Large-subunit ribosomal RNA, domain VI from Caloramator sp. Dgby_cultured_2, 266 nucleotides, folded computationally. Its mean pLDDT, the model's own confidence on a scale to 100, is 90. Taxonomically the source falls in Caloramator (Bacteria, Bacillati, Bacillota, Eubacteriales).
[in-house]
Context: one part of a larger RNA
RNA sequence: CGUAGGAAAUUUGAGAGGAGCUGUCCUUAGUACGAGAGGACCGGGAUGGACGAACCUCUGGUGCACCAGUUGUCACGCCAGUGGCACAGCUGGGUAGCCAAGUUCGGAAGGGAUAAGCGCUGAAGGCAUCUAAGCGCGAAGCCCACCUCAAGAUGAGAUUUCCCAUAGCGUUAAGCUAGUAAGACCCCUGAAAGAACAUCAGGUUGAUAGGCCAGAGGUGUAAGCGUCGUGAGGCGUUUAGCUGACUGGUACUAAUAGGUCGAGGG
Repeated sequence: CGUAGGAAAUUUGAGAGGAGCUGUCCUUAGUACGAGAGGACCGGGAUGGACGAACCUCUGGUGCACCAGUUGUCACGCCAGUGGCACAGCUGGGUAGCCAAGUUCGGAAGGGAUAAGCGCUGAAGGCAUCUAAGCGCGAAGCCCACCUCAAGAUGAGAUUUCCCAUAGCGUUAAGCUAGUAAGACCCCUGAAAGAACAUCAGGUUGAUAGGCCAGAGGUGUAAGCGUCGUGAGGCGUUUAGCUGACUGGUACUAAUAGGUCGAGGG
């Protein structure tokens, strides 16, 4: 821009893409078959491999500053306590998120038409013949079925709901312009989203983010004081203190105010 008024929501599916794998064991059954050795079809069940998708409850990885320990040095006047730098100084852990080695799920079942093949009926050709007319069965393959996208499918589809008899110019018309309706956007707060855009959650009739409060989780028992020890240090207060992303709550802060677009009865 189009989809012959303007919007919001829900959809149909022409078409396109994805998937499509397979082992072992048990049972049927030591049955059918076979002199024996051996040993099934069909059917039922269990459990794997590889591959794929989703997810983070569990097992773990990461987790650039969440907690603790610790070396050297400098600073805060000194002690104590802290901070800077040294690869994140090094070391031990670790929330959310992301992830696999972790967890769950998938291939199926079923239908239709067939291939090779197997048949029924059956002439030409008194017989025979699956074929010439006609009819049936038959594959991991084909078409459906399963998952995803999909009306720019210009063949532009469908349904539901909302808004609609304003003004000026123009010949009353076509049309043009302006302000509006439903609605949308700009702008702003953000994340289940993200390169930008978009999408999604919100914008005071508000829990969108920050802060604060409470909790979860992490770390592992802070500082100060007391006490014991000559001291390094131990113990008590203390399952303490601190705490990024997590959960819930709370308008304290910021989403204020404002602007723009947008039909004319099709």